[in-house]
RNA sequence: CACUUAUCACGAGUGGUUGAGGGACCGGGCCCGCUGACGCCACAGCAACCGGAGGCCGCAAGGCUUACCGGUGCUAAUUCCCGAGAGAUAAGCA
Numbered sequence: 001c002a003c004u005u006a007u008c009a010c011g012a013g014u015g016g017u018u019g020a021g022g023g024a025c026c027g028g029g030c031c032c033g034c035u036g037a038c039g040c041c042a043c044a045g046c047a048a049c050c051g052g053a054g055g056c057c058g059c060a061a062g063g064c065u066u067a068c069c070g071g072u073g074c075u076a077a078u079u080c081c082c083g084a085g086a087g088a089u090a091a092g093c094a
Stems, first nucleotide, its partner, number of pairs: 003092006013043005021032003026083004044075003049071004053066005079086001
């Protein structure tokens, strides 16, 4: 980087730092932002995609569950909304 599958109306923020833009791209809206946004760092939290572990069901394959350990992810607004196209994340594949 290409492809496959699943999910994307639930949930979850404080502090430090930075300093003017940001909400992925295009068009149109709307919104956040010098009362400091976005980003980065720390801590905290949410969730349950994958591996492990415990519990329950099952002959088995497997299913359900706990959020305990590990790998990610996420923590303004329905992926912010509409149109088109797409994008994000997880697991896998060459």
Molecule: SAM riboswitch aptamer (S box leader)
Organism: Acidobacteriota bacterium